Formats: sequence, structure tokens, C1' cells
RNA sequence: UGCCGGGUGGUCUAGUGGUAAGACGGCUGACUCUGGAUCAGUAAAUCGUAGGUUCGAAUCCUACCCCGGCAACCA
Repeated sequence: UGCCGGGUGGUCUAGUGGUAAGACGGCUGACUCUGGAUCAGUAAAUCGUAGGUUCGAAUCCUACCCCGGCAACCA
């Protein structure tokens, strides 16, 4: 320098144009002598950044940033 994959709540993942979902974790309650476990409820992500396309973008296009891999270059 080029190519490929990835960046989504605190964590791990889903979502390939139409209100961002699940698990774990957090909080509240039930149960319990208390805690754990279990059960019920609840809060939290404008989706890496900036533009563009579209009635509508996490999703499509462009540039850039970050992480991983491969190749090339130099020695």
C1' cells in the first nucleotide's frame, strides 16, 4: 500500500430497506428466617464517524477511523 472479514445496551450475539430482538448482567417485586436458585415485571443501544441514495437506512453507495486476517513492498 492493496484485498477480505468485523465494529449493534454493561457483556456476548441476532437483525440484509418498514417501530432494533434474545441471552447473561443491572434494578424492582414474589417466594425464603436470610441469601442463592426459581418466577414475574422493568430500565438501558438514533447501530464506529461524516456525507449520499430513498417516502423510509443498522441494512444500499462514498470517504475516513478502529480491530483481526492475507498479500505485496523495504531490510
Molecule: transfer RNA
Organism: Armatimonadota bacterium